This is a predicted structure of a 112-nucleotide RNA (c-di-AMP riboswitch aptamer (ydaO/yuaA leader)) from a soil metagenome.
The RNAcentral record of the sequence draws on MGnify.
The coordinates come from a structure-prediction model, not an experiment, and the mean pLDDT is 77.
Of the family's consensus pairs, 92% are formed in the model.
RNA sequence: CGCCGAAGCUGCAAUUGCAGCACGGGGGAACCAAACAGUGGGGCGCAUCCUAAAUUUAGGAAGAAGACUUCUUCGCUUUUAGCCCGUCAGCUAACCUCGUAGGCGUUAUCGA
Numbered sequence: 001c002g003c004c005g006a007a008g009c010u011g012c013a014a015u016u017g018c019a020g021c022a023c024g025g026g027g028g029a030a031c032c033a034a035a036c037a038g039u040g041g042g043g044c045g046c047a048u049c050c051u052a053a054a055u056u057u058a059g060g061a062a063g064a065a066g067a068c069u070u071c072u073u074c075g076c077u078u079u080u081a082g083c084c085c086g087u088c089a090g091c092u093a094a095c096c097u098c099g100u101a102g103g104c105g106u107u108a109u110c111g112a
Base pairs, nucleotide, nucleotide: 001105002104003103004102008021009020010019011018012017022100023099024098025097026096027095032090040088041085042084043083044082048061049060050059051058052057062080063079064078065077066076072112073111
């Protein structure tokens, strides 16, 4: 300086914090929707599904990201995790509440 991501900015303080703005998430009426229970159910996130294998792994479909932005076309690379609530939550105004982490790159994803 940039990339993924909501995860940044400003001010005050200086017993390592507080507040505001900004961005993001959850809970939560009426109306509407759904019928339900079971074999629980649900949330964040792009991160799901199928086939074979057999408990490693491989392939495919679909999804996601890639040094200005948008559309079209062509092609390339990488990736498709992880975590949480705890029997409980549809949508949802008012209202309540939570987060602001972590990881990575060094002239690159090109061309029209």